[in-house]
RNA sequence: GUAAAAAAUGAAUAGUAUUCUCGUAUAAUAUUGGGGAUAGGGCCCGAGAGUUUCUACCAAGCUACCAUUAAUAGCUUGACUACGAGGUUAUGUAUAGAUAUA
Numbered sequence: 001g002u003a004a005a006a007a008a009u010g011a012a013u014a015g016u017a018u019u020c021u022c023g024u025a026u027a028a029u030a031u032u033g034g035g036g037a038u039a040g041g042g043c044c045c046g047a048g049a050g051u052u053u054c055u056a057c058c059a060a061g062c063u064a065c066c067a068u069u070a071a072u073a074g075c076u077u078g079a080c081u082a083c084g085a086g087g088u089u090a091u092g093u094a095u096a097g098a099u100a101u102a
Base pairs, nucleotide, nucleotide: 015091016090017089019087020086021085022084023083024082025081026056029049031047032046033045034044035043041066042065050057058078059077060076061075062074063073064072
C1' cells in the first nucleotide's frame, strides 16, 4: 500500500394521495375607458395596476346619499388560488420480531 473478517459509532423510516388547521401573498383592493338605470333606480362590458406569485378580484345584508341630475359612499359577513409548516387517513419505505418454505 492492497484485500478480507469482526466490533464499535453514526446515518436512514422516503415518496405519493385524502382531509383539516395555521402562516405568507391581497387590502377578495384601488385606478381608468365605453354603455345603461333613475328614489319600485343605483347596473353591465373591457383595460392596465397591485403579489419575489399562477389564478381570482365576487356575493349577500344593513345604513347613507342623490328630488330626477350623473354620480355613488360607508360598514358587516362569506371564498378560491399559489407557496410553506403542522396534524390526520390510505398506500408504502426503513428497521426489528414471530411463523412457514427454500
A computed fold for a 102-nucleotide RNA, annotated as Purine riboswitch aptamer. Its mean pLDDT, the model's own confidence on a scale to 100, is 76. It was read from a public genome assembly, where an Rfam model found it. It matches the Rfam family "Purine riboswitch aptamer". Rfam's curators write: Riboswitches are metabolite binding domains within certain messenger RNAs that serve as precision sensors for their corresponding targets.